[in-house]
Molecule: transfer RNA
Organism: Candidatus Woesearchaeota archaeon UBA525
């Protein structure tokens, strides 16, 4: 220096190819159950989807550059 892959709640992850304001479990906080805990269920809370720009009525998704980790080449 060239290529590849990955990047989404506090962690883990689905959605990306075929655009339609983001899915599940864990976490947290209440409340049911229980004699009490602990399991269990039920409601809530927490994401501007790595950063910036373009396209689009509309982008986690196309597109361009730019960061971070990885692996491969030279």
């Nucleotide at each position: 220096g060239g290529g590849g892959c990955u990047g989404u709640g506090g962690u883990c992850u689905a959605g990306c190819u075929u655009g339609g304001u983001a899915u599940g479990a864990u976490c947290c906080a209440u409340g049911c159950u229980u004699g009490g805990g602990g399991u269990g269920c039920a409601u809530g809370g927490g994401g501007u989807c790595g950063c910036c720009g373009g396209u689009u009525c509309g982008a986690a998704u196309c597109c361009g550059g730019c960061c971070a980790g990885c692996c491969c080449c030279g």